The RNA shown here (transfer RNA) has 73 nucleotides and comes from a bacterium.

């Protein structure tokens, strides 16, 4: 010092050819229990990594940055 893939909720992760962001888990609440724990219902929870660009519109296209993994050398 090249070259690929990543980066979205506390965590693991989806998100199709660009049209207002979603599941599991986990924490809250409740309901069921003498009480827990299962199990059921319900609410919340996010500046999609960061700065530009195109667009009427960008998590998603395009440049640049940072951070992460693995690989050559």
């Nucleotide at each position: 010092g090249c070259c690929a893939c990543c980066u979205u909720a506390g965590c693991u992760c989806a998100g199709c050819u660009g049209g207002u962001a979603g599941a599991g888990c986990a924490a809250c609440a409740c309901u069921u229990u003498u009480g827990u724990a299962a199990a059921g219902u319900g609410a919340a929870g996010g500046u999609c990594c960061c700065c530009g660009g195109u667009u009427c519109a960008a998590g998603u296209c395009c440049g640049g940055g940072a951070g992460g993994u693995g690989g050559c050398u």